This is a predicted structure of a 476-nucleotide part of an RNA (small-subunit ribosomal RNA, 3' major domain) from Phyllospongia foliascens.
[in-house]
Context: one part of a larger RNA
RNA sequence: UGACGGGGGCCCGCACAAGCGGUGGAGCAUGUGGUUUAAUUCGAAGCAACGCGAAAAACCUUACCUGGUCUUGACAUCCUGCGAAUCUUUCAGAGAUGAGAGAGUGCCUUCGGGAACGCAGAGACAGGUGCUGCAUGGCUGUCGUCAGCUCGUGUCGUGAGAUGUUGGGUUAAGUCCCGUAACGAGCGCAACCCUUAUCCUUUGUUACUAACACUUCGGGUGAGGACUCUAAGGAGACUGCCGGUGACAAACCGGAGGAAGGUGGGGACGACGUCAAGUCAUCAUGGCCCUUACGACCAGGGCUACACACGUGCUACAAUGGGGUGCACAGAGGGUUGCGAAGCAGCGAUGUGAAGCUAAUCCCAGAAAACACCUCGUAGUCCGGAUUGGAGUCUGCAACUCGACUCCAUGAAGUCGGAAUCGCUAGUAAUCGCGAAUCAGCAUGUCGCGGUGAAUACGUUCCCGGGCCUUGUACA
Numbered sequence: 001u002g003a004c005g006g007g008g009g010c011c012c013g014c015a016c017a018a019g020c021g022g023u024g025g026a027g028c029a030u031g032u033g034g035u036u037u038a039a040u041u042c043g044a045a046g047c048a049a050c051g052c053g054a055a056a057a058a059c060c061u062u063a064c065c066u067g068g069u070c071u072u073g074a075c076a077u078c079c080u081g082c083g084a085a086u087c088u089u090u091c092a093g094a095g096a097u098g099a100g101a102g103a104g105u106g107c108c109u110u111c112g113g114g115a116a117c118g119c120a121g122a123g124a125c126a127g128g129u130g131c132u133g134c135a136u137g138g139c140u141g142u143c144g145u146c147a148g149c150u151c152g153u154g155u156c157g158u159g160a161g162a163u164g165u166u167g168g169g170u171u172a173a174g175u176c177c178c179g180u181a182a183c184g185a186g187c188g189c190a191a192c193c194c195u196u197a198u199c200c201u202u203u204g205u206u207a208c209u210a211a212c213a214c215u216u217c218g219g220g221u222g223a224g225g226a227c228u229c230u231a232a233g234g235a236g237a238c239u240g241c242c243g244g245u246g247a248c249a250a251a252c253c254g255g256a257g258g259a260a261g262g263u264g265g266g267g268a269c270g271a272c273g274u275c276a277a278g279u280c281a282u283c284a285u286g287g288c289c290c291u292u293a294c295g296a297c298c299a300g301g302g303c304u305a306c307a308c309a310c311g312u313g314c315u316a317c318a319a320u321g322g323g324g325u326g327c328a329c330a331g332a333g334g335g336u337u338g339c340g341a342a343g344c345a346g347c348g349a350u351g352u353g354a355a356g357c358u359a360a361u362c363c364c365a366g367a368a369a370a371c372a373c374c375u376c377g378u379a380g381u382c383c384g385g386a387u388u389g390g391a392g393u394c395u396g397c398a399a400c401u402c403g404a405c406u407c408c409a410u411g412a413a414g415u416c417g418g419a420a421u422c423g424c425u426a427g428u429a430a431u432c433g434c435g436a437a438u439c440a441g442c443a444u445g446u447c448g449c450g451g452u453g454a455a456u457a458c459g460u461u462c463c464c465g466g467g468c469c470u471u472g473u474a475c476a
Stems, first nucleotide, its partner, number of pairs: 001476002003473003007470007015460002019424005026315008034306002042053002064301007073125001077124002079121005086103007107114002127290002130288003136284002138279003141275001143273001148187006154163003167178003193267004198235005204229001208224002212222003238261001241255005317417001321376006333364003338357002343352003383414001388409007430452007
């Protein structure tokens, strides 16, 4: 100087407390361990691995296994020879591949040949998701959006170092004020950026409709530029004003005005560093290793196994509910290899159909919970839907291993969950539906969107994590 202490002081955080809802019990989904297997490819490992890489494993993907094949190679550059390329097609084979048949003669040219492509050959070389993340770059997680981490000059100390950065107040903040052997500065904090909440100006089509007219009653048409909205530019919030407290300071408390008040809400943004944290399987890369194989192609299988254990979720156990009928209101997205309307067929998945739309125009698209009425009457039930049988639909070359969905039948466990444990402080939790990426098909996951919309916080003694000062130490 640090680190540590079941030392002390001050302070903060959904850290506790106060509340609300869960997990842990059930069934299923999904990931992991284990076991099994020819293979169940690999990585991730307390927080910070485990719905994670994977924003889609039937083939492909795919890296794994079995079998069948290739050896200048599936891919790149260079050399030589032949042939334009390319397309159609027959046979063998699981295919890779092998053996044939036919069509076709293009472009540039100095007529030598050349460009692109294909086949054959020789070697330089290719190739490796092989190893090492403890050789690395890059990227990322984490402490932590915590308030810290440092430097120059000066001063003090033999020196390691100290001071500044400590102290008194204050703040979300090393934020600001005052003091001060320190005076200044840098990286962080804050602000500048995006979005949301109010208003103004401009713009009015595909959006809007107050007044006027027509109307098939639909902003449908004329019309309008008011309103909503669109998307550009501006205004607005700064402790600016008032009162009190305070050290005449910084600031704090209350108030006015205001759409908004003391960082208005949310996002992006992550200091010096820590964990030899993660990634050689995104990519790049040193070294090592393989080179008729640890490279490459193909078919089938596997990654989907199943005595079991754990994590994360979904659905429930019901009456604040289930079922039936009627009826209302979103936002944000996506769409031409696409979204696909009306109509018709089907109980339905869906089929048919083809209008419109390169989209403020058309489509996906019925929002659902809510609300009104009817029914069920506390029961393993008109709760719950697993499982299984049958019949189908769709995608796709192909749903056996191993897809999703529909209908009929079946109707399991489950009556609110031990020890323990998680999230959340407001448009939040809880609850309800909608969309998108990936994608032929496949969502209880992920990322977004809006609808309805709470309870509680006395307080900081205690648990956990963190910041500052101080003290002890046989630790570095």